[in-house]
Context: one part of a larger RNA
RNA sequence: AACGAACGCUGGCGGCGCGCCUAAUACAUGCAAGUCGAACGAGAAGGUGUAGCAAUACACUUGUACAGUGGCGAACGGGUGAGUAAUACAUGGGUAACCUACCCUCGAGUGGGGAAUAACCAGCCGAAAGGUUGGCUAAUACCGCGUACGCUUCCGGGUCUGCGGAUUCGGAAGGAAAGUCAUGCCGUGGGUAUGACGCUCAAGGAUGGGCUCAUGUCCUAUCAGCUUGUUGGUAGGGUAACGGCCUACCAAGGCAACGACGGGUAGCUGGUCUGAGAGGACGAUCAGCCACACUGGCACUGCGACACGGGCCAGACUCCUACGGGAGGCAGCAGUAAGGAAUAUUGCGCAAUGGGCGAAAGCCUGACGCAGCGACGCCGCGUGGGGGAUGAAGGUCUUCGGAUUGUAAACCCCUUUCGGGAGGGAAAAUGGCCUGCCAUUGGCAGGCGGAUGGUACCUCCAGAAGCAGCCACGGCUAACUUCGUGCCAGCAGCCGCGGUAAUACGAAGGUGGCAAGCGUUGUUC
Numbered sequence: 001a002a003c004g005a006a007c008g009c010u011g012g013c014g015g016c017g018c019g020c021c022u023a024a025u026a027c028a029u030g031c032a033a034g035u036c037g038a039a040c041g042a043g044a045a046g047g048u049g050u051a052g053c054a055a056u057a058c059a060c061u062u063g064u065a066c067a068g069u070g071g072c073g074a075a076c077g078g079g080u081g082a083g084u085a086a087u088a089c090a091u092g093g094g095u096a097a098c099c100u101a102c103c104c105u106c107g108a109g110u111g112g113g114g115a116a117u118a119a120c121c122a123g124c125c126g127a128a129a130g131g132u133u134g135g136c137u138a139a140u141a142c143c144g145c146g147u148a149c150g151c152u153u154c155c156g157g158g159u160c161u162g163c164g165g166a167u168u169c170g171g172a173a174g175g176a177a178a179g180u181c182a183u184g185c186c187g188u189g190g191g192u193a194u195g196a197c198g199c200u201c202a203a204g205g206a207u208g209g210g211c212u213c214a215u216g217u218c219c220u221a222u223c224a225g226c227u228u229g230u231u232g233g234u235a236g237g238g239u240a241a242c243g244g245c246c247u248a249c250c251a252a253g254g255c256a257a258c259g260a261c262g263g264g265u266a267g268c269u270g271g272u273c274u275g276a277g278a279g280g281a282c283g284a285u286c287a288g289c290c291a292c293a294c295u296g297g298c299a300c301u302g303c304g305a306c307a308c309g310g311g312c313c314a315g316a317c318u319c320c321u322a323c324g325g326g327a328g329g330c331a332g333c334a335g336u337a338a339g340g341a342a343u344a345u346u347g348c349g350c351a352a353u354g355g356g357c358g359a360a361a362g363c364c365u366g367a368c369g370c371a372g373c374g375a376c377g378c379c380g381c382g383u384g385g386g387g388g389a390u391g392a393a394g395g396u397c398u399u400c401g402g403a404u405u406g407u408a409a410a411c412c413c414c415u416u417u418c419g420g421g422a423g424g425g426a427a428a429a430u431g432g433c434c435u436g437c438c439a440u441u442g443g444c445a446g447g448c449g450g451a452u453g454g455u456a457c458c459u460c461c462a463g464a465a466g467c468a469g470c471c472a473c474g475g476c477u478a479a480c481u482u483c484g485u486g487c488c489a490g491c492a493g494c495c496g497c498g499g500u501a502a503u504a505c506g507a508a509g510g511u512g513g514c515a516a517g518c519g520u521u522g523u524u525c
Base pairs, nucleotide, nucleotide: 001524002523003522005521006520007519008518009517012381013380014379015378016377017376018374019373020339025337026336027335029334030333031332034072035071036070039069040068046061047060048059049058050057051056079292080291081290088217089216090215091214092213093212094211095210098209099208103205104204105203107201108200109199110198111145113143114142120135121134122133123132124131125130151174152173153172154171155170156169157168158167159166160165179197180196181195182194183193184192185191186190218264219263220262225255226254227253230252231251232250233249234248235247236246237245267289268288269287270286271282272281273280274279294315295314296313297312298311317328318327319326320325345371347370348369349368353367354365355364356363357362384414385413386412387411394405395404396403397402418466420461421460422459423458424457428452432448433447434446435445436444437443438442469514470513471512472511473510474495475494476493480509481508482507483506484505490497491496
């Protein structure tokens, strides 16, 4: 000097930040990932009204709600740092060994058929979770057929080459697709034209990744040898892709004192702290990368996962049970218990920014924006200003003369920040929506629209009024006397004080330092 701090005493306000460093311990409760009816089939209950004595029927709510099929998203965003000393990270390369949904650009297409299935209905089993049988039905769900600019494989030729291959021309074979809505026209269902949103194949881009190479990255030799898929080759499998990644066979290699192998510790970086620098220590918040999601393993779906709020198996733990069997995973946001010196609200809002879905309106969003709590930190402001000597009273000391507290107070004049009260009152709003006019994918005018928040800010009112403590005073080190105590009680960072005159213990007066803080402890330089 610094801190994600804690403890003691004290505590007025505001702004901006920060806030489980310990048990990657266990979790009650609520919320944190949905959306699309302009992909599809089905479709209530209840309520209101009308009719009726009533049962009931019809209409509206309503093609609404809850579900289901299908699409996209759920691999982002958010959390944590257990593991990891190199399958990580940082920097710089390579990929002629690769992938990339949505987005952009460009080329070519979107023809004609089929069989199912959930929802639903009926039945059965089960305590439940759930399951099962039969029947019906739709699609942008699924499956054939046709077509193929370019694409893939094979064959032939050319060009380039790092001799692996790349690229180009010709031929053969193989492989796609899905519709919906708006408007106009014709019309019983429906058809058709245009447009929009889609769909398929291919090329390029962008973005995001995979793999790979080099260099760098803690301690330990009281760890000296390590290794059998090990090192290399051939062939095959596998992958988006190279590769012992895997398998078979063959060879006997590969690493190591420039520290292999083993052990310990640890997420890495931009950076942070310190320091004149060189260095040293650290890696909270913010940002990039990695790893993990009760523990271990595994794959499925998918452009992307071996998947925090998906699945299966095993294990530990908790819960339900009709004892047959089931359910769960806060290292998301709050919150609880425990641990601990120690770390916050079971808050408000999607108004903004961003994300998902949707043509859009919109819906969802504990991301985020805000508020609450905490002097935890930094910064700013205030607790008044000017005058005022009889140097009042009181306190303390005294050589009893006085000295000091001390212009300090009283008293006079002034101001009103902050706090309190009253009135007014935002920006953050662009988009979007409504109305009108002109107009086909828009333009103009007016209006609506803010969680924060009646907040910030502005004005007015009263009145010095409501607002100072903490530590130290032997030397280091700025600041001294008296009393009490008597090697006791105690102090102490080091030296050391205390045994009857203690500037070192305790109290008081005085003084010094810092100040809404001041000290102590811990840690780093």

The part of an RNA shown here (small-subunit ribosomal RNA, 5' domain) has 525 nucleotides and comes from an uncultured bacterium. Its mean pLDDT, the model's own confidence on a scale to 100, is 85. RNAcentral holds the full RNA, with entries from ENA, Greengenes and SILVA.